[in-house]
RNA sequence: UGGCUCAUAGUUUAAUGGAAGAAUGCUGUGCUACGAACGCAGGGAUAUAAGUUCGAAUCUUAUUGAGCCAU
Numbered sequence: 001u002g003g004c005u006c007a008u009a010g011u012u013u014a015a016u017g018g019a020a021g022a023a024u025g026c027u028g029u030g031c032u033a034c035g036a037a038c039g040c041a042g043g044g045a046u047a048u049a050a051g052u053u054c055g056a057a058u059c060u061u062a063u064u065g066a067g068c069c070a071u
Stems, first nucleotide, its partner, number of pairs: 001070007010024004018054001026042005047063005
């Protein structure tokens, strides 16, 4: 310098363009003599910026970051 892949909740990850779900963790509560486990409830996310589209996590472009390859 060029090419490829990836970026979603604190963590691990789903999601044919119809608008985001789960596990675990966290908080509250029930249960218990107290905890753990278990039940119930709650909060929490699409890297950033543009574009296409009636509609974008998804498609396009650029940037940022991570990894790999070539030089």
Predicted 3D model of a 71-nucleotide RNA (transfer RNA) from Ferruginibacter sp. The sequence is in RNAcentral, with records from ENA. It matches the Rfam family "tRNA". It is annotated as a transfer RNA. Its mean pLDDT, the model's own confidence on a scale to 100, is 82. The source organism's lineage runs through Bacteria, Pseudomonadati, Bacteroidota, Chitinophagales and Ferruginibacter.